[in-house]
RNA sequence: GGGCGGGACCGGCGCGGCGGAAACCUUCGAACCCCGACAGGUCCGAGAGGAAGCAUCGGUAAGGAGGCCCUUCCGGGCGCCGCCGGCAAACCUGCCCGGU
Numbered sequence: 001g002g003g004c005g006g007g008a009c010c011g012g013c014g015c016g017g018c019g020g021a022a023a024c025c026u027u028c029g030a031a032c033c034c035c036g037a038c039a040g041g042u043c044c045g046a047g048a049g050g051a052a053g054c055a056u057c058g059g060u061a062a063g064g065a066g067g068c069c070c071u072u073c074c075g076g077g078c079g080c081c082g083c084c085g086g087c088a089a090a091c092c093u094g095c096c097c098g099g100u
Base pairs, nucleotide, nucleotide: 001097002096003095004094005093006092007091009086010085011084012083013082014081015079016078018075019074020073021072022071024067025066026065027064028063034059035058036057037056042051043050044049
């Protein structure tokens, strides 16, 4: 000096991790305008009985708070990770060839 390869680098995919959302779990959760049951009282009735129904009790929706092993989706200035591809020039490096 040359050749071949690897690293680094670039792209894609995968895996992992992190973050977010959903789902899920727990809990709270509607004066009335949700549901059920409705003391008292009210109304109807001669009565038997019936009706609507507040408080209250129970439940639920939207929603709030917390959790989140597992599941789904999304994201990156994430990774001593894996695979595939690229690699003009420069950089690091292995081997080979040649010259002095």
The RNA shown here (Bacterial small signal recognition particle RNA) has 100 nucleotides and comes from Longilinea arvoryzae.
Model confidence (mean pLDDT): 75 of 100.
The model forms 96% of the base pairs in the Rfam consensus.
Its Rfam family is "Bacterial small signal recognition particle RNA". Rfam links the family to the GO terms signal recognition particle, plasma membrane targeting and SRP-dependent cotranslational protein targeting to membrane, signal sequence recognition. On this family, see Regalia et al., Nucleic Acids Res 2002: "Prediction of signal recognition particle RNA genes". It is annotated as a non-coding RNA gene.
The RNAcentral record of the sequence draws on Rfam.